Source information:
A computed fold for a 347-nucleotide part of an RNA from an uncultured bacterium, annotated as small-subunit ribosomal RNA, central domain. Model confidence (mean pLDDT): 85 of 100.
Context: one part of a larger RNA
RNA sequence: AUGGGGUUAAAGGGUCCGUAAGCGGACUUAUUAGUCCGUGGUGAAAACCUGUUCCUUGACAAAAAAAACUGCCAUUGAUACUGUAAGUCUUGAGUAUAUUUGAGGUAGCUGGAAUAAGUAGUGUAGCGGUGAAAUGCAUAGAUAUUACUUAGAACACCAAUUGCGAAGGCAGGUUACCAAGAUAUAACUGACGCUGAGGGACGAAAGCGUGGGGAGCGAACAGGAUUAGAUACCCUGGUAGUCCACGCCGUAAACGAUGCUAACUCGUUUUUGGGCUUUAGGGUUCAGAGACCAAGCGAAAGUGAUAAGUUAGCCACCUGGGGAGUACGCUCGCAAGAGUGAAACUC
Numbered sequence: 001a002u003g004g005g006g007u008u009a010a011a012g013g014g015u016c017c018g019u020a021a022g023c024g025g026a027c028u029u030a031u032u033a034g035u036c037c038g039u040g041g042u043g044a045a046a047a048c049c050u051g052u053u054c055c056u057u058g059a060c061a062a063a064a065a066a067a068a069c070u071g072c073c074a075u076u077g078a079u080a081c082u083g084u085a086a087g088u089c090u091u092g093a094g095u096a097u098a099u100u101u102g103a104g105g106u107a108g109c110u111g112g113a114a115u116a117a118g119u120a121g122u123g124u125a126g127c128g129g130u131g132a133a134a135u136g137c138a139u140a141g142a143u144a145u146u147a148c149u150u151a152g153a154a155c156a157c158c159a160a161u162u163g164c165g166a167a168g169g170c171a172g173g174u175u176a177c178c179a180a181g182a183u184a185u186a187a188c189u190g191a192c193g194c195u196g197a198g199g200g201a202c203g204a205a206a207g208c209g210u211g212g213g214g215a216g217c218g219a220a221c222a223g224g225a226u227u228a229g230a231u232a233c234c235c236u237g238g239u240a241g242u243c244c245a246c247g248c249c250g251u252a253a254a255c256g257a258u259g260c261u262a263a264c265u266c267g268u269u270u271u272u273g274g275g276c277u278u279u280a281g282g283g284u285u286c287a288g289a290g291a292c293c294a295a296g297c298g299a300a301a302g303u304g305a306u307a308a309g310u311u312a313g314c315c316a317c318c319u320g321g322g323g324a325g326u327a328c329g330c331u332c333g334c335a336a337g338a339g340u341g342a343a344a345c346u347c
Base pairs, nucleotide, nucleotide: 004318005317007301008300012315014202015201016200017199021195022194023193025089026088027087028086029085030084031083033082034081035078036077038075039074040073041072042071050065052063053062092192093189094188095187096185097184098183099182100181101180104178105177106176107175108174109173110172111155115151116150117149118148119147120146121145122144126137127136163170164169207248208247209246210245211244212243216242217241221237222236223235224234259314260313261312262311263310264309267292268291269290270289271288272287273286274285275284276283277282296303297302320347321346322345329340330339331338332337
């Protein structure tokens, strides 16, 4: 390479947008580029293959033939498919109108509970913490309790196998702005589509820069315990951080460990949003979200219309374990590091 694979054995890019490129709905006509039949030319010789000849046989070598060289060029035709050109269509895709859904996003305003601190009052000897303790706090009046004030962060119940979002993710209330989906109509456009190497944007937490903020929690650190030891688990404190604004970083078990799109394929049941429905706590239909299962698939676990079934298109990826996601080089980054990514050697 051919071929084979990827939920869990190696292997789906974190996600989306999109360039090149690959692939692409129905019908008609033209063309004949691809494609196909035929014909002509060419495709050196040797070698290979076949049957002969020659060497007393066979093999090797040799000779002359035949075949082959699956290719290329030209050409008479064929026209189903693909391409190209022109035209038509509506089911793919989009638009419009109406209805509607949601923790979708951004910015502002705002609420109560809790916590902590401060001030004042009541009040007196403990509080706190644990398996048990101690460190710690407290007669300079703590803990508890009452009132007021201040601060920051997070939003109990509702709440769900719920919903929304491309993913990351999103939850007190409310306002403004922005975006998205679904359903219904089948009015409009008329293939405008799918995937997507490079590229771009977004991307939890931690971390970094500048400036704020700092209640609680809390790496580091300190102390108390435990222990043979205890650089831990437990306890008392506690700095960065966690929060906000702006700018970086660009990684995660970024997981459904399952790429995206389209088509087809037995049933049962629950649920979210919309539509239709003359007995409605029902039926039906479209779009989601779950559970169970037939066939099939699978090494099995399992999966099973949300496929891991049956197919098609496109991208990315895998090829024994270790060495190693390391070294070197390059690119990016303030740094931390990230991306790309070997070999020797060894089993």